The RNA shown here (transfer RNA) has 76 nucleotides and comes from a Verrucomicrobiota bacterium.
Rfam family: tRNA. It is annotated as a transfer RNA.
Its mean pLDDT, the model's own confidence on a scale to 100, is 82.

């Protein structure tokens, strides 16, 4: 150098064919309890790594950049 996968809430991960960004954990608040876990309930949490771009509409398609991880290769 080149090829290939991936990057989305604090963590791990969805998201179908281009049509409302989501769960679980975790915090935090509540019901229960003598307290406290546990268990139910509820809320808070986002620049979808970054910039453009195509389109009525992009996490998602296209361009270039940045990190990470696999794999070939090249100098020494």
């Nucleotide at each position: 150098a080149c090829g290939g996968c991936g990057g989305u809430a604090g963590c791990u991960c969805a998201a179908u064919u281009g049509g409302u960004a989501g769960a679980g954990c975790a915090u935090c608040g509540g019901u229960c309890u003598c307290c406290a876990a546990a268990a139910c309930c509820g809320a808070c949490g986002g620049u979808u790594g970054g910039g453009g771009g195509u389109u009525c509409g992009a996490g998602u398609c296209c361009c270039u950049c940045c990190c990470g991880c696999c794999g070939u290769g090249c100098c020494a």